[in-house]
Context: one part of a larger RNA
């Protein structure tokens, strides 16, 4: 000199873009952060449809009335059906809501860096030793049956959490059978092995058929992973020996898969001064800072990988987890309890408390981007996008501009009736309007999806449906924000540090080795440019200085 996720002191006008618990991986009140599908399924409820009752507005009508003789008012009657009340809910149909069965998702997204010196990471390879839901392509199929169970209705236990039992019922839930394009095994004879329907169209007596979405089997792809391996990146030798599933083999088990991964037996190996083992420290990288470079340091934000989810262990489900907001066990802690027993896990977003020099709102919206579910509408989304707070950083702008000498007053200094300096600085005059303020206008970010109408492509007997295109309507949290115009008015906006040398910038007074300063050298003991104050000057400027750390 540069840099920082900084802090502290003094000061502080605005905007844009970033960043914001580095400490206690301490403990957490409260709310939210993962749901969705009725086009898989059976129930329950509400409303409509239905019946009776009530009968408004309106329409037709024209007895009559006024008279200006063609205008106005208008009863009865008919029609109309808003609305009110009650019922049936027996059945069918339509819409919505609710819990349940079932499917998919919940393994992503989000957080943190405790552990880890390791194939954890980076980079280059291997996998004839492997898996891969949803997605794409290809081939084939989707036949015919069965038994349950939740919900529900009873009975019942418990303070609660939550159960027990009897009875009924559905499915794309579950289980046999058939078939076998294929696939697996094979002694090449053979053996084994799957599935589920739903919505729409057409026709309607039904069936069949067609379209779309599914389901099953197999092959390939894509994507995502598992495993193995060469090389690379740390401190201590005041850590020198370490190892018995240890090193290798055979048989077996296990896994998607190789392998002491596990097991029985056999052999006695394996690693190490090219640093084994031990201890300490640490997530790794792309990158960031610095430096001419070589190098050194760091690993916040953003991106990739890994590990973890109160502590330790375990498996279940599943394509995928040994699973942050799932399960089981043990432990510590907190809470509820009728003392029998239960509940919990913010290293998700906010927020609280503790610790600390120190780090923000219990905000808005799904409008965009993306994710999950769904045929879709749509629903969910503290991901995300935005707003709020903080000079924490970077960048930009402003705090006015021009003219103006009696060189005003005041301050300070001196050789003191005078002069120097502050200083064109002020005043005064003439302007401008960035920012601010007033008033009015006002975005881009919106592409879709859906609905309606139309056109078109392939196929088909046709229709529905599928794909493509056109037109119209519909969708903005930010936000009445940015931006633009306009009103007012120099009005509302400058500090901090230093001035002995290094190092740009000096005098006076006070103090008198005192009070104090100080990064180093060093100042201060009666004329201190080094302490304190004032004037002046220098530097930087919405910041300036100090402290800490790195180069």
């Nucleotide at each position: 000199g540069g840099a920082u996720g900084a802090a502290c002191g003094c000061u502080g006008g605005c905007g844009g873009c970033a960043u914001g618990c580095c400490u206690a991986a301490g403990a957490c009140a409260u709310g939210c952060a993962a749901g969705u599908c009725g086009a898989a399924c059976g129930a329950g409820g509400u409303g409509g449809c239905c019946c009776a009752u009530u009968g408004a507005a309106g329409u037709u009508g024209g007895a009559g009335u006024g008279c200006u003789u063609g205008c106005a008012c208008a009863a009865a009657a008919a029609u109309g059906g808003a609305u009110u009340u009650g019922g049936a809910u027996u059945u069918u149909c339509c819409a919505c809501c609710u819990a349940g069965u079932g499917g998919c998702a919940a393994a992503c997204g989000g957080g943190u860096g405790a552990g880890u010196a390791a194939c954890a990471c980076g980079u280059g390879g291997g996998u004839u030793a492997c898996c891969u839901g949803c997605c794409c392509u290809u081939a084939a199929g989707u036949u015919g049956g069965g038994g349950a169970u939740a919900a529900c209705a009873g009975u019942u236990g418990g303070a609660a959490a939550c159960g027990a039992u009897u009875g009924c019922u559905a499915a794309u839930a579950c289980c046999g059978a058939a078939u076998g394009u294929g696939c697996u095994c094979u002694u090449c004879g053979g053996a084994g092995u799957a599935a589920a329907g739903a919505a729409g169209c057409c026709c309607u007596u039904a069936a069949a058929g067609c379209u779309u979405c599914g389901c099953u089997u197999a092959a390939g792809g894509a994507u995502g992973g598992g495993c193995c391996u060469g090389c690379g990146g740390u401190g201590c030798a005041u850590u020198a020996g370490c190892u018995u599933g240890u090193u290798g083999g055979u048989g077996g088990g296990g896994u998607a898969a190789u392998g002491g991964c596990c097991u029985a037996c056999c052999a006695a190996g394996g690693c190490a001064a090219c640093g084994a083992u031990g201890c300490a420290u640490a997530g790794c990288c792309g990158a960031a800072c610095u430096g001419a470079g070589a190098g050194g340091u760091u690993g916040a934000u953003c991106g990739g990988c890994c590990a973890c989810a109160c502590u330790g262990g375990g498996a279940c489900u599943g394509a995928g987890a040994c699973a942050c907001g799932g399960c089981c066990c043990a432990g510590a802690c907190u809470c509820c309890u009728a003392c029998g027993g239960g509940a919990g896990a913010c290293a998700g977003c906010a927020g609280u408390u503790a610790g600390g020099a120190a780090u923000a709102u219990u905000c808005g919206u799904c409008a965009a981007u993306g994710g999950g579910g769904g045929a879709a509408a749509c629903c969910c989304u503290g991901a995300a996008c935005g707003a709020g707070c903080a000079a924490u950083g970077c960048c930009g702008c402003g705090u006015g501009a021009g003219u103006g000498a009696u060189g005003a007053a005041g301050g300070c200094c001196c050789u003191a009736u005078g002069g120097g300096u502050u200083g064109u600085a002020a005043a005064a005059c003439u302007c401008u309007g960035u920012u601010g303020u007033u008033u009015a206008g006002a975005a881009a970010g919106a592409a879709u999806u859906g609905u309606a109408a139309g056109a078109u492509u392939a196929g088909g007997a046709a229709a529905u449906g599928a794909g493509u295109c056109u037109u119209a309507c519909u969708u903005g949290a930010c936000g009445g924000u940015a931006c633009c115009a306009u009103u007012c008015a120099a009005g509302a906006a400058a500090g901090c540090c230093a001035c002995g040398g290094c190092u740009a910038a000096c005098u006076a007074c006070g103090u008198g080795c005192c009070a104090g300063c100080a990064g180093c050298c060093g100042c201060g003991g009666u004329a201190a440019u080094a302490c304190g104050u004032a004037g002046g000057u220098g530097g930087c400027g919405a910041g300036c200085g100090u402290u800490a750390u790195c180069c």
Model confidence (mean pLDDT): 81 of 100. Predicted 3D model of a 551-nucleotide part of an RNA (small-subunit ribosomal RNA, 5' domain) from an uncultured Mycoplasmatota bacterium. It was read from a public genome assembly.